This is a predicted structure of a 77-nucleotide RNA (transfer RNA) from a Clostridia bacterium. Its Rfam family is "tRNA". Rfam classes the family as a transfer RNA. Rfam links the family to the GO term triplet codon-amino acid adaptor activity.
RNA sequence: CGCGGGGUAGAGCAGCCAGGUAGCUCGUCGGGCUCAUAACCCGGAGGUCACAGGUUCAAGUCCUGUCCCCGCAACCA
Numbered sequence: 001c002g003c004g005g006g007g008u009a010g011a012g013c014a015g016c017c018a019g020g021u022a023g024c025u026c027g028u029c030g031g032g033c034u035c036a037u038a039a040c041c042c043g044g045a046g047g048u049c050a051c052a053g054g055u056u057c058a059a060g061u062c063c064u065g066u067c068c069c070c071g072c073a074a075c076c077a
Stems, first nucleotide, its partner, number of pairs: 002072006010026004020057001028044005050066005
């Protein structure tokens, strides 16, 4: 630098205060069940945690800077 909130899997969000295995729901893929579909059940895949730097044994989490999104305020005929 006006104030505040936010950026985490394809979508929507937790986790942050108080650092210690990255999770939930839906979706997706495979299987089961069924005459079949849906529902339901089981299992899997999918993440540079916006970017860069710092602190630390260890950072999504703490600190600094930058970028982007949303809201509010202010300004503007």